[in-house]
RNA sequence: UAGUAUAAAAGGCAAAGCCAUCGAGAGAUGGUGACGCAAAGCUAAAGGGUCUUAACACAUAGUGAAAGACAGCCAGUUGCUGGU
Numbered sequence: 001u002a003g004u005a006u007a008a009a010a011g012g013c014a015a016a017g018c019c020a021u022c023g024a025g026a027g028a029u030g031g032u033g034a035c036g037c038a039a040a041g042c043u044a045a046a047g048g049g050u051c052u053u054a055a056c057a058c059a060u061a062g063u064g065a066a067a068g069a070c071a072g073c074c075a076g077u078u079g080c081u082g083g084u
Base pairs, nucleotide, nucleotide: 002084004082005081012037013036017032018031019030020029021028022027035072041077042076043075047074048073049070050069051068056064057063058062
């Protein structure tokens, strides 16, 4: 430097559920808790995808709509350790 994650060591993260707070909502933060993760680190207005619908438009049943949300969907990017 390249590619790799079967085994080891050191450590790391933390799903669902529950509690509190914030939010119209998706969801977020903290606590608890571990389903899992070799990038479950970072990137969300100029990659795709998914979710939401307060404002807005049409219209009053509702429908549409993202510059809102999701990185633990794919993707991009950086990187620890071991072995090759």
c-di-GMP-I riboswitch aptamer, 84 nucleotides, folded computationally. Its mean pLDDT, the model's own confidence on a scale to 100, is 77. The model forms 95% of the base pairs in the Rfam consensus. Its Rfam family is "c-di-GMP-I riboswitch aptamer". Its family is annotated with cyclic-di-GMP binding in the Gene Ontology. The sequence was found by an Rfam model in a public genome assembly.